[in-house]
Molecule: SAM riboswitch aptamer (S box leader)
Organism: Sabulibacter ruber
């Protein structure tokens, strides 16, 4: 890395360094950002999956991975739905994470 399963409208940030971008990729929107982006480090926090302990079952405790602007920021394809547009809802696709994994 292919593949399988599950989840994704909940939750949680400060400091120092850094110095212009960031929100996965492409496109269109929208948003964050010199009142300091990405990134790095430290500290703190959250609790989704998992391991161990614990329990009648839980709660709970510790570890691993993960995460700490906005629904996975929204849309893109299909359907409801008919010529077109808008809106709404559902699904798919893609992505992220976890646990498996020849």
């Nucleotide at each position: 890395g292919a593949u399988u399963u599950a989840u994704u409208a909940a939750g949680a940030a400060g400091a120092a360094g850094g110095g212009a971008g960031a929100g996965a990729a492409c496109a269109g929107g929208c948003u964050c950002u010199g009142u300091g982006a990405a990134c790095u480090u430290c500290u703190a926090g959250c609790a989704a999956c998992u391991u161990a302990g614990g329990u009648a079952a839980g709660a709970c405790u510790a570890g691993g991975u993960g995460c700490u602007a906005a629904a996975u920021c929204c849309u893109g394809c299909c359907u409801a739905a008919u010529u077109a547009a808008a809106c709404u809802a559902g699904g798919a696709a893609a992505a992220a994470u976890a646990a498996a994994g020849a």